[in-house]
Context: one part of a larger RNA
Molecule: small-subunit ribosomal RNA, central domain
Organism: Lecanora albella
């Protein structure tokens, strides 16, 4: 690993990107025909044998001997269908074809058959030697090799057995059977196969061939009476032109992916602009005794006019109703108007590239609510801490009145949440249904106006892609429930992360990051 689990029992990293790693679409030689070998059935025979038989017929198959292939099955081999089986030089020469010819049988007939003989005939991988070349592996078959003891297992009366490798037999100056066999996995060697999975080749042809041809260059065996030198011819490498040959050479275009393009869509992001009421405060004006607040009160404010009403102004926050089982965004998250900036999804497309993809480390990076930290700004509201008033047995709380930090913003840190769908991502399949959002398409459909089209808005359908929902359970589950949590003991689509009783403990220690708070990594003793 086969073969666990991860919604709620332990356990999916907050989210995205991404390197190593792992995994990765389809396609290229298949079919057909002919001949032939082995094994094995079935069927049909013959000879021998047995039975029944007057005899023929028939029965038995006795694993007695042997034939036909009638029909199959399995395993091969050769040839042809566009089909290299590596090629060349020597040696080698089975069978085959051809020619000539002797004998026998046969025929009208050297017409055919059988047994031969000869040939300096043709053509010939059974094999050997030497060159020149060869896509490379994984996988699998068979073999050699791989100590013994052990293990499995054969034989054998250790009296049985665990064991041991002994032993057994006459007619005994001996004879004789044994001491098997299997397994032995990775790597290595040899060998058959060529499915599956990788890998390579010809695109700036610097590509392949050749009955060619011309150069450049290297080597030098023979023969020119001998020796030496040079050159040519000749033979063999290598390289470069020209010519010729060829169906000359680029696989599809994945309901994989990327790009381009068109009209859109969205409360996606950033910057600026703009609006709205509320709150608090201030100013002015009005009235007059209470107002606040609560379960009830009180703290608190109030003739120095509170609360309240009206008219204004300022400030900082916030964005009601519309607001939904609706939208967008990787998540965190995102809602006044307008403008600008870049980005994105889905859809449409007889557009383009052609494997570019998926998931991703104890490699790494970006973003990441709230709280918190540092330095500025701003401080209306609310409000940790704190102070009071209540309540209470007590109240360091819940309720009330104040109120600092904070809440807002800029620049930097921090990196965690019940960061939850407590449900990783990609791909395929498996039930119905009606809504809804975005795009596209269709309709003698309705409506707007203008008289028709266009074009909106509706309506009815279809189709892709979303957020969800309802019914059902073939299925799953411990159940709750779930169209995924299904396609799982009938267990394997790809890939990453995590968990292994409860505590101790997310503690100690070490490392690392951080200004700090703390984060990440992360035990054990002991206990139960």
């Nucleotide at each position: 690993u086969u073969g666990c689990a991860g919604u709620u029992a332990a356990a999916a990293a907050g989210c995205u990107c991404g390197u190593a790693g792992u995994u990765g679409a389809a396609a290229c030689u298949u079919g057909g025909g002919c001949c032939u070998g082995g094994c094995u059935g079935u069927c049909c025979g013959g000879u021998c044998c047995g039975c029944c038989u007057c005899a023929c017929c028939g029965c038995g198959u006795g694993c007695a001997c042997u034939g036909g292939c009638u029909c199959g099955g399995c395993c091969g081999g050769g040839c042809c269908u566009u089909u290299c089986c590596u090629u060349c030089u020597g040696g080698g020469g089975a069978g085959c074809c051809g020619c000539a010819u002797g004998g026998c049988c046969u025929u009208c007939g050297u017409u055919g058959g059988c047994c031969g003989u000869g040939c300096c005939g043709g053509g010939g991988a059974a094999c050997c030697a030497g060159g020149a070349c060869u896509u490379u592996u994984a996988c699998u078959u068979u073999g050699a090799a791989a100590a013994a003891a052990u293990u499995a297992g054969a034989g054998u009366g250790u009296u049985c057995a665990a064991a041991g490798c002994a032993g057994g037999c006459c007619u005994a100056u001996g004879c004789u059977c044994g001491a098997a066999u299997a397994c032995a996995u990775u790597a290595g060697c040899a060998u058959g196969g060529a499915a599956u999975a990788a890998u390579g080749g010809a695109a700036u042809a610097g590509g392949a061939c050749g009955u060619g041809u011309g150069g450049u260059u290297c080597u030098a065996u023979u023969u020119u009476g001998u020796u030496g030198g040079u050159u040519u011819c000749u033979a063999g490498g290598a390289c470069c032109g020209c010519c010729g040959u060829a169906a000359u050479g680029a696989u599809u275009a994945a309901u994989a992916g990327g790009g381009a393009u068109a009209g859109u869509c969205g409360g996606g992001g950033g910057c600026g602009c703009u609006u709205g009421u509320a709150u608090u405060c201030a100013a002015u004006a009005g009235c007059a005794a209470g107002a606040g607040g609560u379960g009830a009160a009180a703290u608190u404010c109030u003739u120095g006019g509170a609360u309240u009403u009206a008219u204004u102004g300022a400030a900082g926050a916030c964005a009601a109703a519309c607001u939904a089982c609706u939208g967008c965004g990787a998540a965190a998250g995102c809602a006044u108007u307008c403008g600008c900036c870049a980005a994105g999804g889905a859809u449409g497309u007889u557009u383009u590239c052609a494997u570019u993809a998926a998931u991703c480390a104890g490699u790494g990076a970006a973003c990441g609510a709230a709280a918190g930290u540092u330095a500025g700004g701003g401080g209306a509201u609310c409000g940790a801490a704190g102070a009071c008033g209540a309540u209470c047995a007590g109240a360091u709380a819940c309720c009330g009145u104040c109120g600092u930090a904070g809440u807002c913003u800029u620049a930097a840190c921090c990196a965690u949440a019940a960061a939850c769908u407590a449900u990783g991502c990609c791909g395929a399949c498996u039930g119905g249904g009606g809504a809804u959002c975005g795009g596209a398409c269709g309709g003698u459909g309705u409506u707007a106006u203008u008289a028709u089209u266009u074009u909106g808005a509706c309506c009815c359908g279809u189709u892709c892609g979303g957020c969800a929902c309802c019914c059902u359970a073939c299925g799953a589950g411990a159940a709750a429930u779930c169209a995924a949590a299904g396609u799982c003991u009938u267990u394997g689509g790809g890939u990453u992360c995590u968990g292994g009783g409860g505590g101790g403990a997310g503690u100690a220690u070490g490392g690392u990051c951080g200004c700090a708070a703390g984060g990440c990594u992360g035990a054990a003793a002991c206990u139960u």